RNA sequence: GAAAGCCAAAGCCAAACCCAUCGUGAGGUGGGGACGGAAAGCCGCGGAUCCUGAUGUCAGGACAGCCGGGUUGCCUUU
Numbered sequence: 001g002a003a004a005g006c007c008a009a010a011g012c013c014a015a016a017c018c019c020a021u022c023g024u025g026a027g028g029u030g031g032g033g034a035c036g037g038a039a040a041g042c043c044g045c046g047g048a049u050c051c052u053g054a055u056g057u058c059a060g061g062a063c064a065g066c067c068g069g070g071u072u073g074c075c076u077u078u
């Protein structure tokens, strides 16, 4: 540097649901919680989906735990 994640270890994240709070909304944040995750770290770049406002099809948004792409990285094995 490349490939893989069967086994092990140290840690990490946290779906549904509940509470609080922010937002018209999709949804965000904090606390509890644990279905899962080897990038479930980061980036809305392409697509999908969702929301709002207009209705030409456009504009603004949400989602990284839908798929692809970019980028960084722990452990083990080869």
Stems, first nucleotide, its partner, number of pairs: 002078004012037002017032006035065001041071003045068003049062005

A computed fold for a 78-nucleotide RNA from Desulfonema limicola, annotated as c-di-GMP-I riboswitch aptamer. The organism belongs to Desulfonema, within Bacteria. It matches the Rfam family "c-di-GMP-I riboswitch aptamer". From the family's description: GEMM was predicted in a large-scale screen for bacterial structured RNA regulatory elements.